[in-house]
Context: one part of a larger RNA
Molecule: small-subunit ribosomal RNA, 3' minor domain
Organism: Oscillospiraceae bacterium
RNA sequence: CACCGCCCGUCACACCAUGGGAGUUUGUAACACCCGAAGUCCGUAGCCUAACCGCAAGGAGGGCGCGGCCGAAGGUGGGAUAAGCGACUGGGGUGAAGUCGUAACAAGGUAGCCGUAUCGGAAGGUGCGGCUGGAUCACCUCCUU
Numbered sequence: 001c002a003c004c005g006c007c008c009g010u011c012a013c014a015c016c017a018u019g020g021g022a023g024u025u026u027g028u029a030a031c032a033c034c035c036g037a038a039g040u041c042c043g044u045a046g047c048c049u050a051a052c053c054g055c056a057a058g059g060a061g062g063g064c065g066c067g068g069c070c071g072a073a074g075g076u077g078g079g080a081u082a083a084g085c086g087a088c089u090g091g092g093g094u095g096a097a098g099u100c101g102u103a104a105c106a107a108g109g110u111a112g113c114c115g116u117a118u119c120g121g122a123a124g125g126u127g128c129g130g131c132u133g134g135a136u137c138a139c140c141u142c143c144u145u
Base pairs, nucleotide, nucleotide: 003108005105008101009100011098013095014094015093016092018090019089020088023085024084025083026082027081028080031077032076033075034074039070041068042067043066044065046064047063048062049061052059053058111132112131113130114129115128116127117126118125119124
C1' cells in the first nucleotide's frame, strides 16, 4: 500500500539471447581414385669400371642407366564434422511508460480448476467428462461442550 486493490493475454516500441531457414563462406580429420619427387630395397638382357682373382682374354665386385614395391607434396570426387554469415520466419526474456479489452483473485458479478474437442483480436467462450482446492440456504448423520 490494503477493491480508487490485485491481476491476464493480444497488439505497438526498444534491447538481449535463441529455434527454423533456400543457401553461402572458412576450417578440421579421414576415405576412394589419379599422378608421383627424394630415398632405401628388389630385379636387370644396356653402358662404364684403379685396388680383388687372372700372364692375358676375361671374371668377381662396384657405378650409371632402365624396370618394380613403398612413398611426401599435388590433383579429382562424394560424404562426415566444426565455426561464421543468411532474405525471411517462430516463439522467449527484460523494459519507464503505451493500445485493446477484463479472463482470474470476495458467489470477481456466468463458482473455479483439470482433460479434451471446437470457435474467437486477445485475455477467453462453448460442448462433453471429471475434481472441490466452491460461497450461500435448508435438511440428514456423527463428534465435542